Predicted 3D model of RNase P RNA and transfer RNA as a complex of 471 nucleotides. Model confidence (mean pLDDT): 75 of 100. It holds a member of the Rfam family "Bacterial RNase P class A". The family's RNA type in Rfam is ribozyme.

[in-house]
RNA sequence: GCAGUCGGACCGGAUGGUCGCCUGUACGCGCAAGCGCAUGGGAGGAAAGUCCGAACUCCGCAGAGCAGUGUGCCGGAUAACGUCCGGGAAGCCCGGUUCAAGCCGGGUUGACGGAAAGUGCCACAGAGAAUAUACCGCCCCGGCGGCAACGCCAGGGUAAGGGUGAAAAGGUGCGGUAAGAGCGCACCGCUCCGGCUGUAAAGUCGGAGGCAGGGUAAACCCCACACGGAGCAAGACCAAAUAGGCGGGGAAAUUGUUUGGCGCAAGCCGGACAUGCGCGUGCCGGCCCGGUGCGCCAAACCCGCGGGUAGGUCGCUAUGAGCGCGCGCAGCAAUGCGCCGCCUAGAGGAAUGAUCGUCCUCGACAAAAUUCGGCUUACAGGCCACUUGCCAAU
RNA sequence: GGGCGGUUAGCUCAGCCGGUUAGAGCGCCUGCCUUACAAGCAGGAGGCCGCAGGUUCGAGUCCUGCACUGCCCACCA
Repeated sequence: GCAGUCGGACCGGAUGGUCGCCUGUACGCGCAAGCGCAUGGGAGGAAAGUCCGAACUCCGCAGAGCAGUGUGCCGGAUAACGUCCGGGAAGCCCGGUUCAAGCCGGGUUGACGGAAAGUGCCACAGAGAAUAUACCGCCCCGGCGGCAACGCCAGGGUAAGGGUGAAAAGGUGCGGUAAGAGCGCACCGCUCCGGCUGUAAAGUCGGAGGCAGGGUAAACCCCACACGGAGCAAGACCAAAUAGGCGGGGAAAUUGUUUGGCGCAAGCCGGACAUGCGCGUGCCGGCCCGGUGCGCCAAACCCGCGGGUAGGUCGCUAUGAGCGCGCGCAGCAAUGCGCCGCCUAGAGGAAUGAUCGUCCUCGACAAAAUUCGGCUUACAGGCCACUUGCCAAU
Repeated sequence: GGGCGGUUAGCUCAGCCGGUUAGAGCGCCUGCCUUACAAGCAGGAGGCCGCAGGUUCGAGUCCUGCACUGCCCACCA
C1' cells in the first nucleotide's frame, strides 16, 4: 500500500431559491367559525418485529400455599430486565512440546444450576446399550485324527486386538501373565479429605483411594430465585341518540358480595337500667336495644343478546430513569456523581413534500401514533479502532 | 396501535411425551366394466412438513429468529 474478518456510544448526501403541508406563539381583521401576516419547530438508527423489562392507567387484592410461566457459573451495573460490564470454567481452531495421553501459548464460541433425589428414552446395526457383553480372535486342559505342523469336537479363561455403533464401562507406556486384565508401577485424568489464595465462581498445594458414577433436563422432573391481571382501542370528563328491552347469574349442593319487602317461627344469645317480688347477694316476668333461622319476591351489581352514537376535551409530549462525541472526578469496564449548556414532532386516518440550480463518493434499509431501557432483524456507501493475509521498501 | 392463533400432497385435515418408510378423505392418472358417460372395482403418481439456525445419535414434533396469513379489541346507557 492492497484485500478481508470482527467491533463501534461514528455518519446515513451537502447547500441555496421558489411553491406547498402539519403545528406552537405574537399581532391584525372578524360577533363567531375563521382568514391574513411574522416567527419558532417538524421522523429513525433501526421509528420495524412486538421478543424481554419498566413508567403510567384501570380492575383485583388479609396473609400464606398449591398450580402455572420464566430465569439459571460467579461478582458488579441498572428504575428494572432474559440487557450490559468484568471474571471463571468448558468446547473448537492454530502453533510449540511429548512415544502417547496430556501440557503451554494465542485466537474464538456459547440458553453455562443438578444425570450421585426419582422416572423415562437410547431406533437401526451389533454377541452385548447400563444389573454390561464372549460373535471373530487369543490362551489353557481333555478327547479324536495326523509322523509333524495343524485340524475337528467338548469344557473353561480372557475386554488386550478385530468388528457394530452417536456412544462398548478411565487413557498412554513399561512390567507381568498360559493368554490377558488397575493385576502391579510411572505419568495424566477422576473421586474424597485437608491447607493456602480469592468477595465468589474457582485456582493451587499436600494426602488418601485402583476407579465407583455412559449420554440425554431446548424429556418429565429436582433445587434456587422472580412473577396478580389487562393494556392509551388503558382510562377520566362533557355532549348527542336509543327500547333503560330480553335472557342468565345474583337467589342450588357443609363455603362463596350487598340491600329491601312479605310470610312462618316466636325461640335463642348478649346488653342496659327503672319498677315489682323476695330483702344481701340472687331469682322471675314485662318493656327497650343489638345479633341470629327458614321460605317467597325484588333491587344493586356482573355476563351475554338486542338498541343507539361515529362528536368534543384531557390522557399527549415534556423539567423528564430527558438531551449533549461539553468539562472534571471515581471505576479495568458497564456505569455513577458534580458542574455547564439545551427544551427538541405530536395532530385528523394522521403532516414532514414537490420542483429548479450548484457540488460530491450519486445516496441503502426504511415513516413517529402513550412514553422510556434493551434485544433481534433489514441496510448502498463512507469513517474510526483492532487484527489476519499478500506485496514493496528499510 | 394492542392481543391471540395458524402454515403438512392440487384442496380439507390427522400425526400423542422425538425413532427407522409422514398418513386419511376428496381430487388427478392408468386399466377393467359400459354402445358411451357417470357410479363401481383394481392399481399408481404426487410432500425439501413455510424459511433459516440450534439442541439431540436422530427433529414434521423441542428451542430461537424471520416470512406469510387469519381472528378479536371503540364509546353510550